[in-house]
Context: one part of a larger RNA
């Protein structure tokens, strides 16, 4: 030095595990905020770094309500000092307290910090003090009345800022595709703004439709990749439906009058339900093992044999599961009765009469957009601009126009359910991942660490049933290792299942 064996180091693949994610199912919720929110900052514990709580009343504080023996959060013990059967910790509802900074709102400012006015109070400390709107009051310009503007008062109102995605406006791309490109396409998409709601928008036909009718809207499925439209390219694509399903609903917008009656709003009564919790059946020996829940006998329970857990694979050992049952507060719905008193609206219905039916509107040129429909024969809707009607004997539509006919009543508004989503709570599934998977993050992850900064973005899980986490001894400065010793095992020793490979020793044989 190369081959084998064989026994180690080093490595951490596998293989077993799962606190964690992923994806749904069904129900709830669908917002929080000037009564100071989201989301921080700084404190706050006998001793206290860090996470979590909480807030100068600081792992708390009152009340009321449930439990029913321990407790005094977790990494995390130990030590002290205390608390509890006069009911503690714990959980649940409702109250207090809630520093600073953030819309931040006294004023300023490099966020968590700097400097004020006024009240009130000896002091300490308290409370107000952004802006708009709106009521009264007083004043009061150019201007004569007035308005404008200021100025006081108001226990008057009101927004803002966050928030996963849903929704509706408004603005509005390029890449791409057309095998290059300009018309077109991507796409009215993504992105910005503004706004609202648990849904939003849309809506009771100046709608279709065809000479027969139908009778708000919205979703879904079929018509149908049809009828079309297109440098007739690439592509984009309706709609009618006496066609099917989801749901199901129609009202107000004038007056006057008559009878009448209800509903909405407050308190309180009552049922259901969440927010804590109660009960809640049945097993015993034996062999094996460290340890039974396993194997072997003999038994019970079952509206419970879902599930986890217990030293290996338990219906009967715990926790639970089926079932039943439960609220002092506080939400939520939803019935029914009943009381007064205020305050709103003068509220909805039915009868009679009267009346009304929307103008710079429809409609036209031009230019644009928007309808599957790229100006085309292009109706139809919007409107930058210019113009500009009729007035139920009267207007629109019916895809140029025109007549017949047939339909309908703009130019005002409301309006639930079928749909859309899921930041989030509760249950409950999975031929989904099992630590280079599954969420970027199973672990104190948006961390650490990189970047002026927008932003980027990790690695990191496992001892054992149980710390029984190795008392004493030697050797060593220590690190470490030998022995005792605990364990079922210690080649399970805290770099701790299991421990492939590369790698890099040692003993041994055989080669050279």
């Nucleotide at each position: 030095u190369g081959c084998a064996u064989g026994u180690g180091g080093u490595g951490g693949a596998u293989g077993c595990c799962u606190u964690g994610g992923c994806g749904a199912u069904c129900a709830c919720a669908g917002g929080c905020g000037a009564a100071g929110a989201a989301g921080g900052a700084c404190g706050u514990g006998g001793c206290a770094g860090c996470c979590u709580g909480c807030g100068a009343a600081a792992a708390g504080c009152u009340g009321c309500g449930g439990g029913g023996a321990g407790c005094u959060g977790g990494c995390a013990a130990a030590c002290g000092a205390g608390c509890u059967u006069u009911g503690a910790u714990c959980c649940g509802c409702a109250g207090a307290u809630a520093u600073c900074c953030g819309a931040a709102u006294g004023g300023g400012g490099a966020a968590a910090c700097c400097c004020g006015g006024c009240c009130c109070g000896c002091a300490a400390g308290g409370g107000u003090c952004a802006u708009c709107c709106c009521c009264g009051c007083c004043u009061g310009a150019a201007u004569c009345c007035a308005u404008a503007g200021g100025g006081c008062g108001g226990a008057g109102g009101a927004g803002a800022g966050c928030g996963a995605a849903c929704c509706u406006g408004g603005u509005g791309a390029a890449c791409u595709g057309a095998a290059a490109c300009a018309u077109c396409u991507a796409a009215g998409u993504a992105g910005c703004c503004a706004g609202a709601g648990g849904a939003a928008c849309a809506g009771a036909a100046a709608u279709c439709a065809a000479c027969c009718g139908a009778g708000a809207u919205u979703c879904c499925c079929a018509g149908a990749g049809u009828a079309g439209u297109g440098g007739c390219g690439a592509g984009c694509g309706a709609a009618a439906u006496c066609g099917g399903g989801a749901c199901g609903a129609g009202c107000c917008u004038u007056c006057a009058c008559g009878a009448u009656u209800u509903a909405g709003c407050a308190c309180g009564u009552u049922g259901u339900u969440c927010u804590a919790g109660c009960a809640g059946a049945a097993c015993g020996g034996u062999c094996u093992g460290g340890a039974a829940a396993g194997g072997g006998c003999g038994g019970c329970c079952g509206c419970a044999g879902u599930g986890g857990g217990u030293g290996a694979u338990a219906g009967c050992c715990c926790c639970g599961u089926a079932u039943g049952c439960g609220a002092a507060a506080g939400g939520a719905c939803g019935u029914g009765u009943g009381u007064g008193g205020a305050a709103c609206u003068g509220a909805g219905g039915c009868g009679u009469g009267a009346g009304a039916c929307a103008a710079g509107u429809a409609g036209g040129g031009c230019g644009g957009g928007a309808c599957a429909c790229g100006u085309g024969a292009a109706a139809u809707c919007c409107u930058g601009u210019c113009u500009g009607a009729a007035g139920a004997u009267g207007g629109g539509g019916g895809g140029a126009c025109c007549a017949u006919c047939c339909u309908c009543c703009a130019a005002g508004g409301c309006u639930a359910a079928a749909u859309a989503c899921u930041c989030g709570u509760g249950a409950u599934c999975g031929a989904c991942c099992g630590a280079u998977a599954g969420u970027g993050a199973a672990c104190c992850a948006g961390u650490a660490c990189c970047g002026u900064g927008a932003g980027g973005g990790a690695a990191a899980g496992g001892c054992g049933a149980a710390a029984a986490g190795a008392a004493c001894c030697c050797c060593g400065g220590g690190a470490g290792g030998g022995g005792a010793g605990u364990g079922a095992a210690a080649u399970a020793g805290a770099u701790c299942c299991u421990g492939a490979a590369a790698c890099c020793g040692c003993a041994u044989g055989c080669a050279u």